Model confidence (mean pLDDT): 87 of 100.
Small-subunit ribosomal RNA, central domain from a metagenome, 350 nucleotides, folded computationally.
Context: one part of a larger RNA
RNA sequence: CUGGGCGUAAAGGGUGCGUAGGUGGCCGGGAAAGUUCGGUGUAAAAGCUCCAAGCUUAACUUGGAAAUGUCACCGAAAACUUCCUGGCUUGAGGAUUGAAGGGGAGACUGGAAUUCUCGGUGUAGCAGUGAAAUGCGUAGAUAUCGAGAGGAACACCGGUGGCGAAGGCGAGUCUCUAGGCAAUUCCUGACACUGAGGCACGAAAGCUGGGGGAGCAAACAGGAUUAGAUACCCUGGUAGUCCCAGCUGUAAACGGUGCACGUUUGCUGCGGGCGGAAUCGACCCCGUCCGUGGCGAAGCUAACGCGUUAAACGUGCCGCCUGGGAAGUACGGUCGCAAGACUAAAACUC
Numbered sequence: 001c002u003g004g005g006c007g008u009a010a011a012g013g014g015u016g017c018g019u020a021g022g023u024g025g026c027c028g029g030g031a032a033a034g035u036u037c038g039g040u041g042u043a044a045a046a047g048c049u050c051c052a053a054g055c056u057u058a059a060c061u062u063g064g065a066a067a068u069g070u071c072a073c074c075g076a077a078a079a080c081u082u083c084c085u086g087g088c089u090u091g092a093g094g095a096u097u098g099a100a101g102g103g104g105a106g107a108c109u110g111g112a113a114u115u116c117u118c119g120g121u122g123u124a125g126c127a128g129u130g131a132a133a134u135g136c137g138u139a140g141a142u143a144u145c146g147a148g149a150g151g152a153a154c155a156c157c158g159g160u161g162g163c164g165a166a167g168g169c170g171a172g173u174c175u176c177u178a179g180g181c182a183a184u185u186c187c188u189g190a191c192a193c194u195g196a197g198g199c200a201c202g203a204a205a206g207c208u209g210g211g212g213g214a215g216c217a218a219a220c221a222g223g224a225u226u227a228g229a230u231a232c233c234c235u236g237g238u239a240g241u242c243c244c245a246g247c248u249g250u251a252a253a254c255g256g257u258g259c260a261c262g263u264u265u266g267c268u269g270c271g272g273g274c275g276g277a278a279u280c281g282a283c284c285c286c287g288u289c290c291g292u293g294g295c296g297a298a299g300c301u302a303a304c305g306c307g308u309u310a311a312a313c314g315u316g317c318c319g320c321c322u323g324g325g326a327a328g329u330a331c332g333g334u335c336g337c338a339a340g341a342c343u344a345a346a347a348c349u350c
Stems, first nucleotide, its partner, number of pairs: 004321003007304002012318001014201004021194003025088007033081002035077007042069001049065006091191001092188003095184004103177007110154001115149007125136002162169002206247006215241002220236004258317006266295011299306002323350003332343004
């Protein structure tokens, strides 16, 4: 390289937008680059293949034929690809109407609870554990009532329920804002799919500067446990957790399953629409579109299992794999304040 693969064996990029590139719907007309056919030229000799011949045969040699191409030129064809051109509407997009939603950003507001402060009542314990002790408390704790401060998180609703590309999103109100879905079949007329680089987003932890700090809590201290106990348990407790601005760019970033389109028996539940029948109306019922679960035909799979939300059957494009270890390491490069990230070997060894 070919071939074979990527749910769990090695292997899907964390996610999106999109450049180049690759690929691309239906019906006409034209061109003829690819494509196909024919002709001419050329494709040295030797070799290979075939037929003869010569050394006693063979090897070998000689003669003849055939074969040899992404080749050049000329001519022809027009199905397919391509290019130019005219049209179409089913792909794609738009318009109008409508319903749903923890989608995003900002501002404001709320109640429960913890902690703390002040005041009242009140007295000897409280807290904690397997049992204890450290700890708190006669300077009046715990308990209880009232007032206040402050920060963080939003019980019930809440649901294999919803929304979002992913990360993720959950008290309420308002403002700004993105997307999806359904119905109408009104408009544009292939405007599409994928996407190397690139750009943007990207949990937690971490970093820089400034704020904030109730609870929790790495580190740390003490008490226990233990042979020891740099732990598990307990009492404390600082970074951090929160906000603003910036950086970092990683995760079992998981459905361990790239994106898009088409095709292929079914049953059942949930969420959002629309239509039909019925009804005073709604629910129920039937049909249909989108999303989300469970079980399963065929088929697939090494098996487990997947199964119209495919891991079935096909097409297009991207990413990735090629024995284990050394190693996601070294070196170099790029990025970063750093931590480190990305790219990424080999010797050696089994």